Large-subunit ribosomal RNA, domain II from Sphingosinicella sp., 693 nucleotides, folded computationally. Lineage of the source: Bacteria > Pseudomonadati > Sphingomonadales > Sphingosinicellaceae > Sphingosinicella. The coordinates come from a structure-prediction model, not an experiment, and the mean pLDDT is 85.
[in-house]
Context: one part of a larger RNA
């Protein structure tokens, strides 16, 4: 991992709350005894329990008590149902649906590993170095000292056995639950290393790593307490019908737990207008806009207090201000904590309509207490996030279908079943792939098929102003001059570094010059003016549509693909059509309500059951409820079986489902149906447990 088997809401007591039974103002008997047909039953037994009377702390009173001065008011009662037994739902006490700690407590066993000690053996190949001592020479006044021999110290040195175990590679389901090979440190020392003793669990030991006390150590191990506790984690075994949440609020040594309330659901009351829904009337508000009258902010101009600066003045004061600035005026704004003002909604409430119990009271039983996007309205952030955190609404959650390529949370839509029937939504209709190769316009960018500020004679529409056959605009040919080198400045400044002037002449027109250019002239050029040319044209602008550039990422790599350009893109329009589990149709199930009809039982009010007809519903996760199928057993009553029961195998048979039937063939001795009880009563998950594989 697979197959099989085992494998989890009991059981006792006691509460309460439904159903059913049995007397009922009462009701039941316990222990015990008798008796029988004795794992059982009958009769007996009133001791006692529950009710029936209650208020008060108590005395005590009593349908009433208490408080109280009260005969007030208030609190608690009084206006009749309980008991007892059974089965179920919850709940309490117990291990209390099952497995599952780390942990703690006690009793005891460990030092044959390994730490440390203690006691008595053992081992250490060779080399190498040359301390002190001591001789012997020198030397000394004796000493020091020096040299040579001698000698053989040492946690000396190198290197075996022996001990470590340093790097490295193998190994890593190994040969080995720490090993192999090469490689390396110590190797007369705090050495190694046999044997026998000593020290022990909050204790040993410890050249100290929390190291080590038997592959187990921040407290060993076995046994018990003990089913320790787990607000966690997991796992919880068979069906089909019916309704169906919540992820808030409050409180919590609370925050991934509980309590109460809200929200489901399941029994019972009452119930002719409650509850939803409209629509009509009335009602309060102080948001969104909107304003600036309040409070604040704020800009620009007038008017002018008061301040500053300049100016004048002995003082007093004057004067002047492209300065600062209250009040006030004018034009213009701004506010969650401003409002002269004022909404749709919403909310409340009467009336009327639709609706038909959906409200609403009481009792069982629970689940929710971590939410999610999305649109709107807010607050936090960076006017960031598949962010946070309220309020509203929807959907997911607990919703499948069709659309969005693909997609929980968008969009369209709520799936009883079944149908080779119809009709549609969103969304499509060139091919993949069902349906139109539909009109009439834009688009050239493959824009469409990802993005800003900013740019551009791109394109089509609408509009505005000006030139124009008296010749516009563009090109081309001329001519563009004179006072003057304008005045100033400057070395120079002659149109053309920079300053101030910016006039006049001549003219068909030329500025005291538009650019380039020179030291400075000069020179090129343009502004203007003439000629050629001949045009429904030319210049500059607004506005909308659509496109372009702006624009870099790792697959040739994308519009879902192919591919598509008077589209198959985009805008407008019509008309057919495609399209969902959505509506219909047609045939069934099934719940719930009515209503007829037949049986049964009736306390005659009606209950049950059948069967027909109508209505309205049948997504569902937690969960409530309801009705069933199967297993093993027990009592009854009935059946099958050697002519062949169970079990096991096949098959194309029934039943809405759990499941049940026939046959056949193998097995070779028991089985099985219909009532009723009683469960060790149902397994694909607990890294379940045992057994195979």
């Nucleotide at each position: 991992c697979c197959c099989a088997g085992c494998g989890a809401c009991u059981u006792a007591c006691c509460g309460u709350c439904a159903g059913c039974u049995g007397c009922a103002a009462g009701c039941c008997u316990a222990a015990g005894a008798u008796c029988c047909u004795c794992a059982g039953g009958a009769u007996c037994g009133g001791a006692g329990g529950c009710g029936g009377a209650g208020c008060g702390a108590a005395a005590g009173c009593g349908a009433g008590u208490c408080u109280g001065a009260a005969u007030a008011g208030g609190g608690c009662g009084u206006c009749g149902a309980g008991u007892a037994g059974u089965u179920g739902g919850c709940g309490g006490u117990a291990g209390a649906c099952c497995c599952g700690a780390a942990a703690c407590u006690u009793a005891g066993u460990g030092a044959u590993c390994u730490a440390u000690c203690c006691a008595u053996g053992g081992g250490c190949a060779g080399g190498u170095u040359g301390a002190a001592g001591c001789g012997a020479g020198g030397g000394u006044a004796a000493c020091a000292c020096c040299u040579c021999g001698u000698g053989g110290a040492g946690g000396a040195c190198c290197g075996a056995a022996c001990u470590a175990g340093u790097g490295a590679a193998c190994c890593u389901u190994g040969a080995g639950a720490a090993g192999u090979u090469c490689u390396u440190g110590g190797a007369u020392g705090a050495c190694c290393u046999g044997u026998g003793g000593a020290u022990a669990g909050g204790a040993g030991c410890a050249a100290a790593a929390g190291a080590c006390u038997a592959a187990u150590c921040a407290a060993a191990c076995u046994g018990a307490g003990a089913g320790a506790u787990a607000u966690c984690u997991g796992g919880u075994u068979c069906u089909c019908c019916u309704c169906g949440a919540a992820a808030u609020a409050u409180a919590u040594a609370u925050a991934g737990g509980u309590a109460u309330a809200g929200g489901c659901u399941c029994g019972g009351g009452c119930g002719u207008g409650u509850a939803g829904c409209g629509a009509a009337u009335g009602g309060g508000g102080g948001u969104a806009g909107a304003g600036c009258a309040c409070u604040g902010a704020a800009a620009g101009g007038g008017c002018u207090a008061g301040g500053g600066g300049c100016c004048u003045u002995a003082c007093c004061g004057g004067g002047u201000u492209a300065c600062c600035a209250a009040c006030c005026c004018c034009u213009a704004u701004c506010a969650a904590a401003c409002u002269c003002c004022g909404a749709a909604u919403a909310c409340c409430a009467u009336u009327c309509g639709c609706c038909g119990a959906a409200c609403c009271c009481c009792g069982g039983g629970g689940c929710u207490c971590a939410g999610a996007c999305u649109g709107u309205g807010g607050g936090g952030u960076c006017g960031a996030a598949u962010c946070u955190u309220c309020a509203u609404a929807g959907u997911c959650g607990a919703a499948a279908g069709g659309g969005a390529a693909a997609g929980a949370g968008c969009c369209c839509a709520g799936a009883c079943u079944a149908g080779c029937a119809g009709c549609u939504a969103a969304g499509g209709u060139c091919c993949c792939a069902a349906a139109a190769u539909a009109a009439c316009g834009c688009u050239c960018a493959g824009u469409g098929g990802u993005a800003a500020a900013g740019g551009a004679a791109g394109u089509g529409a609408u509009u505005g102003u000006g030139c124009u056959c008296a010749g516009a605009c563009a090109g081309c040919u001329g001519g563009g001059a004179u006072g003057u080198u304008g005045g100033c400045u400057u070395a120079g400044a002659a149109g053309c570094a920079g300053c101030c002037a910016c006039c006049a002449u001549u003219u068909a027109a030329a500025g005291a010059g538009u650019g380039c250019g020179u030291a400075a002239c000069a020179g090129c050029u343009c502004a203007c003016c003439a000629g050629u040319c001949g045009a429904u044209g030319c210049a500059c602008g607004a506005u909308c549509g659509u496109g372009c550039c702006g624009a870099a990422a790792a697959u040739a790599a994308u519009c879902g693909g192919g591919g598509c350009u008077u589209a198959a893109g985009c805008g407008u329009u019509a008309u057919a059509c495609c399209g969902a589990a959505g509506c219909u149709c047609u045939a069934g199930c099934u719940a719930u309500g009515c209503a007829g009809u037949g049986a049964u039982c009736u306390g005659c009010g009606g209950a049950u059951c059948a069967u027909c007809g109508c209505a309205u519903g049948g997504g569902g996760u937690a969960g409530a409820g309801g009705a069933g199928c199967g297993u093993u057993g027990a009592u009854g009553a009935c059946u099958g079986g050697c002519u062949g029961a169970a079990g096991g195998g096949a098959g194309a048979c029934g039943g809405a489902a759990a499941c049940g039937a026939c046959u056949c063939c193998u097995g070779g001795a028991c089985u099985g149906u219909c009532a009723u009880c009683a469960a060790g009563u149902g397994a694909u998950u607990a890294u379940g447990c045992u057994g195979g594989g």